A computed fold for a 73-nucleotide RNA from a Clostridiales bacterium, annotated as transfer RNA.
Rfam family: tRNA. It is annotated as a transfer RNA.
The sequence was found in a public genome assembly.

RNA sequence: GCUGUUAUAGCUCAGUUGGUAGAGCACCUCAUUGGUAAUGAGGAGGUCAGCGGUUCAAAUCCGCUUAACAGCU
Numbered sequence: 001g002c003u004g005u006u007a008u009a010g011c012u013c014a015g016u017u018g019g020u021a022g023a024g025c026a027c028c029u030c031a032u033u034g035g036u037a038a039u040g041a042g043g044a045g046g047u048c049a050g051c052g053g054u055u056c057a058a059a060u061c062c063g064c065u066u067a068a069c070a071g072c073u
Base pairs, nucleotide, nucleotide: 001072002071003070004069005068006067007066010025011024012023013022019056027043028042029041030040031039049065050064051063052062053061
């Protein structure tokens, strides 16, 4: 230098034809207990890496950029 993959909640990851973004763990509150743990119920937490384009509508399709990883030279 070229090519490919990945980027979504604090962490690990889903999101199957484009139609208002989810799970587990962690966190907060409540219940249960003599008190913890465990268990149950509820809750908060996201500009879907960034910028543009297509579309009535984009995490999803297209282009560029950035970062990480891998391959080639």